[in-house]
RNA sequence: UCCGAUCUUCAAGGCGGGGUGCAAUUCCCCACCGGCGGUGACAGUCCGCUAACACUCUAUGAGUGCCGAACCGGUGAAAUUCCGGUACCGACGGUACAGUCCGGAUGAAAGAAGAUACAC
Numbered sequence: 001u002c003c004g005a006u007c008u009u010c011a012a013g014g015c016g017g018g019g020u021g022c023a024a025u026u027c028c029c030c031a032c033c034g035g036c037g038g039u040g041a042c043a044g045u046c047c048g049c050u051a052a053c054a055c056u057c058u059a060u061g062a063g064u065g066c067c068g069a070a071c072c073g074g075u076g077a078a079a080u081u082c083c084g085g086u087a088c089c090g091a092c093g094g095u096a097c098a099g100u101c102c103g104g105a106u107g108a109a110a111g112a113a114g115a116u117a118c119a120c
Base pairs, nucleotide, nucleotide: 005116006115007114008113009112010111016030017029018028019027031100032099033090034089035049036048037047038046044088045087053065054064055063056062057061070086071085072084073083074082092103093102094101
């Protein structure tokens, strides 16, 4: 230094104002938020991944399925990533219909950082 092993820590943000109503942070108007890796230059909307959800099984687990949404103009060697403009999207259960409240979750995980011993 590289590969592998074991272990530790970390690993998601956001309803403020007004309206209707018996009741809404759930409806309507305005507002607000953006996980992880990659990509010639920075990404919620490109490529991929995690979680969630559904089903199956030999069931503290594993497998399969499912898995949202962007265009135009500008700069540039290079940007669907920057700048300008206008849009759009957001699991399940609960509740007056929820991306923002409560719950599973003091969870899990994509992954990030570090430690240890061994081998080369």